[in-house]
Context: one part of a larger RNA
RNA sequence: CUGGGCGUAAAGGGAGCGUAGGGGGAAGGCUAAGUCUGAUGUGAAAACCCAGGGCUCAACCUUGGGACUGCAUUUGGAAACUGGUUUUCUAGAGUUUCGGAGGGGAAAGUGGAAUUCCUAGUGUAGCGGUGAAAUGCGUAGAUAUUAGGAGGAACACCAGUGGCGAAGGCGGCUUACUGGACGACAACUGACGCUGAGGCUCGAAAGCGUGGGGGGCAAACAGGAUUAGAUACCCUGGUAGUCCACGCCGUAAACGAUGAAUACUAGGUGUUGGCAGGUAUGACCUGUCGGUGCCGCAGCAAACGCAAUAAGUAUUCCACCUGGGGAGUACGUUCGCAAGAAUGAAACUC
Numbered sequence: 001c002u003g004g005g006c007g008u009a010a011a012g013g014g015a016g017c018g019u020a021g022g023g024g025g026a027a028g029g030c031u032a033a034g035u036c037u038g039a040u041g042u043g044a045a046a047a048c049c050c051a052g053g054g055c056u057c058a059a060c061c062u063u064g065g066g067a068c069u070g071c072a073u074u075u076g077g078a079a080a081c082u083g084g085u086u087u088u089c090u091a092g093a094g095u096u097u098c099g100g101a102g103g104g105g106a107a108a109g110u111g112g113a114a115u116u117c118c119u120a121g122u123g124u125a126g127c128g129g130u131g132a133a134a135u136g137c138g139u140a141g142a143u144a145u146u147a148g149g150a151g152g153a154a155c156a157c158c159a160g161u162g163g164c165g166a167a168g169g170c171g172g173c174u175u176a177c178u179g180g181a182c183g184a185c186a187a188c189u190g191a192c193g194c195u196g197a198g199g200c201u202c203g204a205a206a207g208c209g210u211g212g213g214g215g216g217c218a219a220a221c222a223g224g225a226u227u228a229g230a231u232a233c234c235c236u237g238g239u240a241g242u243c244c245a246c247g248c249c250g251u252a253a254a255c256g257a258u259g260a261a262u263a264c265u266a267g268g269u270g271u272u273g274g275c276a277g278g279u280a281u282g283a284c285c286u287g288u289c290g291g292u293g294c295c296g297c298a299g300c301a302a303a304c305g306c307a308a309u310a311a312g313u314a315u316u317c318c319a320c321c322u323g324g325g326g327a328g329u330a331c332g333u334u335c336g337c338a339a340g341a342a343u344g345a346a347a348c349u350c
Stems, first nucleotide, its partner, number of pairs: 004321002007304002012318001014202004021195002025089007033082002035078003038074005048066007092192001093189004097184003104178002107175004111155001116150007126137002163170002207248006216242002221237004259317006267295012299306002323350003332343004
C1' cells in the first nucleotide's frame, strides 16, 4: 500500500455553508477521448517456453518457432458503456400561491412569586445550624410578623421518551423584525442535483480583556466540626465568577459514544404537525404526507443488541483506525493577550 474495519473492542471530523476534486436522472442525434478490433512498424541479442539437433547422458552448446502481455502510426473499422457536444423530457432539485404548528434567532418593553437588603410598626429572648454540635446572628432588640421601598437574577404550575433548531442549544408575557421545516393544490424552471480535501462561519461550560452590574449561589480563602490526620465530605461566612455590552478563546462523555445523501426490505402500538374521504356528528373511523417513541420478523451482529429514525440490502463522496505504555508528550510550525488549542513523532519498554 492493499485487504479489512469504524454503536460498546483502535477508529465518525462538535456542527453547518461551500471551492477544487470525485461520482451523477430519462429519450434521441452527432462525435470517437476512454473502450474494443484489424493492419503496419517497433519491441536488439542472450535469457524464458515449445519442438528438434550436438557433446556416451546431463549440466552445457545449438537450430527453428513462440513469447516479449508494451509503445507508435493508421481520412482502417465498431459505437453498447464512460466522456464530449446538441435537441428534448419531468420522476431528482428548486421557484410561485394558500395554510396551519413551533421554548428557532436577535431587539425593545413589561409581569408576578420568592430570596436578600433598607425604613417604620407589633413583639421578646432567643434564632440559625447538625448525626450531634460549634463557629455565626441577637437586649445597640435579632428570629417571627405587618406595611412601604430598593436591587439583581431566574421564570413555579402549564410541561409531555411533547415542540423547534445544522450542531452548541432554546421555556413568564407583549410588540415590531427575521431564518427554517411541513402540508395542500396546481402552475413554472428543466438535472440547476449528491458529497466535499483545503477554506469560511457557528460553536455548552469554564477561562481571558475593557467597561458596567452584583440579589441569590459560590471555586479560592477564613472559621467551626469530624478525624489518628482531614489541605475533604458536614456547618457558618465569603472573593473571583455566575448577569449585561463589546472583543477573544475554540474545547466537552460537543453522545444516538452511530458522518452526509439516495433507493429498497414483514408487521404491531403510542404521540406530534398537516391534508383528504367516510360518517352512527362521537374525545369517531379510514387513508395519506412529515416528525418523534416503544415492541418485533427477516437480515445483520463476537455478543449486547440494531431492526423503514438500521447497526439490514446496495450505490456515491468525505473523515478516521492499524498492539499496550511512552503520549495527545517532545520538537518544529500555525493560531492565541494569556490559559492554552491545532498539527504530532521517536528512543526505550512490555